[in-house]
RNA sequence: GCCCGGAUAGCUCAGUUGGCCAGAGCACUGCUUUCGUAAAGCAGGGGUCGCGGGUUCGAAUCCCGCUCCGGGCU
Numbered sequence: 001g002c003c004c005g006g007a008u009a010g011c012u013c014a015g016u017u018g019g020c021c022a023g024a025g026c027a028c029u030g031c032u033u034u035c036g037u038a039a040a041g042c043a044g045g046g047g048u049c050g051c052g053g054g055u056u057c058g059a060a061u062c063c064c065g066c067u068c069c070g071g072g073c074u
Base pairs, nucleotide, nucleotide: 001073002072003071004070005069006068007067010026011025012024013023019057028044029043030042031041032040050066051065052064053063054062
């Protein structure tokens, strides 16, 4: 230098052919329960979907460039 995969909540990840309010588990906060803690149950908060631009009525998703991580080729 070229090719492939990845970047979405604090962590691990899903997200189909562009459209439902952007989700799950764990974690966190509150409440119930208990003498108290843990466990269990209920409720809740938390997101610039790596960055910039483009297409579109509408982009996590499509297109272009870039950054970072992993792997391969020369």
Predicted 3D model of a 74-nucleotide RNA (transfer RNA) from an Actinomycetota bacterium. The organism belongs to Actinomycetota, within Bacteria. RNAcentral holds the sequence, with entries from ENA. It matches the Rfam family "tRNA". Rfam describes the family as follows. Transfer RNA (tRNA) molecules are approximately 80 nucleotides in length.